[in-house]
Context: one part of a larger RNA
RNA sequence: GAUGAACGCUGGCGGCGUGCUUAACACAUGCAAGUCGAACGAAGCAUAGUGGAAUGAGAUCUUCGGAUUGAAAGAAAUUAUGACUUAGUGGCGGACGGGUGAGUAACGUGUGGGUAACCUGCCUUAUACAGGGGGAUAACAGGUAGAAAUAUCUGCUAAUACCGCAUAAGACCCCGGCAUCGCAUGAUGCAGAGGUAAAAGAUUUAUCAGUAUAAGAUGGACCCGCAUCUGAUUAGGUAGUUGGUGGGAUAAAAGCUCACCAAGCCGACGAUCAGUAGCCGACCUGAGAGGGUGAUCGGCCACAUUGGGACUGAGACACGGCCCAAACUCCUACGGGAGGCAGCAGUGGGGAAUAUUGGACAAUGGGGGGAACCCUGAUCCAGCGACGCCGCGUGAGUGGAGAAGUAUUUCGGUAUGUAAAGCUCUAUCAGUAGGGAAGAAAAUGACGGUGCCUAACUAAGAAGCCCCGGCUAACUACGUGCCAGCAGCCGCGGUAAUACGUAGGGGGCAAGCGUUAUCC
Numbered sequence: 001g002a003u004g005a006a007c008g009c010u011g012g013c014g015g016c017g018u019g020c021u022u023a024a025c026a027c028a029u030g031c032a033a034g035u036c037g038a039a040c041g042a043a044g045c046a047u048a049g050u051g052g053a054a055u056g057a058g059a060u061c062u063u064c065g066g067a068u069u070g071a072a073a074g075a076a077a078u079u080a081u082g083a084c085u086u087a088g089u090g091g092c093g094g095a096c097g098g099g100u101g102a103g104u105a106a107c108g109u110g111u112g113g114g115u116a117a118c119c120u121g122c123c124u125u126a127u128a129c130a131g132g133g134g135g136a137u138a139a140c141a142g143g144u145a146g147a148a149a150u151a152u153c154u155g156c157u158a159a160u161a162c163c164g165c166a167u168a169a170g171a172c173c174c175c176g177g178c179a180u181c182g183c184a185u186g187a188u189g190c191a192g193a194g195g196u197a198a199a200a201g202a203u204u205u206a207u208c209a210g211u212a213u214a215a216g217a218u219g220g221a222c223c224c225g226c227a228u229c230u231g232a233u234u235a236g237g238u239a240g241u242u243g244g245u246g247g248g249a250u251a252a253a254a255g256c257u258c259a260c261c262a263a264g265c266c267g268a269c270g271a272u273c274a275g276u277a278g279c280c281g282a283c284c285u286g287a288g289a290g291g292g293u294g295a296u297c298g299g300c301c302a303c304a305u306u307g308g309g310a311c312u313g314a315g316a317c318a319c320g321g322c323c324c325a326a327a328c329u330c331c332u333a334c335g336g337g338a339g340g341c342a343g344c345a346g347u348g349g350g351g352a353a354u355a356u357u358g359g360a361c362a363a364u365g366g367g368g369g370g371a372a373c374c375c376u377g378a379u380c381c382a383g384c385g386a387c388g389c390c391g392c393g394u395g396a397g398u399g400g401a402g403a404a405g406u407a408u409u410u411c412g413g414u415a416u417g418u419a420a421a422g423c424u425c426u427a428u429c430a431g432u433a434g435g436g437a438a439g440a441a442a443a444u445g446a447c448g449g450u451g452c453c454u455a456a457c458u459a460a461g462a463a464g465c466c467c468c469g470g471c472u473a474a475c476u477a478c479g480u481g482c483c484a485g486c487a488g489c490c491g492c493g494g495u496a497a498u499a500c501g502u503a504g505g506g507g508g509c510a511a512g513c514g515u516u517a518u519c520c
Stems, first nucleotide, its partner, number of pairs: 001519003005516005012392006018385002020350001025348003029345003034092003039089002042086003045082006058069004099303003108228008118220002123216007131165001133163002140155006171196003175192001177190005201208003229275003236266003241263008278300004282293004305326005328339004356382001358381003364378001365376004395425004405416004429461001432455004439447001464509005469490003475504005485492002
């Protein structure tokens, strides 16, 4: 000098930051990923029509029994429209965003290259298409089993769900040919023979989608050089091990995997083993070289109770998806089920120690949607903490050869001290009242009646902490008497202690001041 600090004493305001470093310990409760009715069929709701069952005022006729007619109202059924709800089929998104640092000494990270060994949804550009058919299934209805979770049977139905067929400019596969190029396995281009693969519609009718191919952009995958902590009181390690041939797997090279063959490969330039650790941009310190650290912010990686596995998908071997095993917790009708905060808050526990079960989608960004809009504990804000940095205030002027009090004294005085009082002012901050933004493009503001401005008002509401022997700025008195105590080092204290305790005075810093811990 520094800190994600803690502890002691003290504490006025604001701005900007920052806040579980320990138990990757266990978690009650709420929220954190949905959306689309312009893909689809249902069920329900409202409105308006069509419809006209039962009832029926009244009118006409009457042999007084009744018959005919019939306004208003109006059930079932059905049509249209509307916005919405519910679950379902379907699409896109749940691989982003957010958290944590357990593991990892590794191509994990950093840096520089390579892929003649690769993939890429949405987006952009270009070209060419979008013809014609089919069979199901959820929802729903009915039933069965079960405490539940759920499972199952029968029947019905739709699609941008699913499956064939057709078409193929260009594309892909394959065959040989020519040209150009490359260090090489080969790459690129040209023309040709044969073969292969596609589609879906919707609506508010000019928009949004769909298929194929090529290119771009973006994101990713793999390989290599160099760098990357400690220990030799760890010296040998290795059988898919090292290489080859051939199959398989993958988006793709490769012992990645398998069969066979060979016996290699790594190592004092430190293999192997053990310990420790996420890496970096950066941060702290230092004149630098270095040393230390890896909180916040940004990039990469890894993980999601522990271990394993794949499915779906452009992308995962997937934090709020699935399956299996394990530990733990919960429900149970004992047959069986449910769960995963290292998301945001919050709880218990651990600890010297670390915050609210807050507001809003107004902004920025993300997902869905044609849009309106919906969702978003990302984010933006507010709350708590002197935890840090920065700024401001706690008043200003005047005021005696100097009040009182206190301390000291050689009793004369000296110090506190212009300090106070008094007098004259001011109003930053806080408080009171009024006005009132920008952040938002036409509308839309959580923050928030906030920032800011104006007015009136009172010196009122706002100073402590450590030290005073030397290092080291700052001295006297009393008490104590090697006691009580101090102390970073040297050292103080045994009767005149500037070193202990108290007082007066002084010095330093100041809303802080000291101590402890750690680093240079």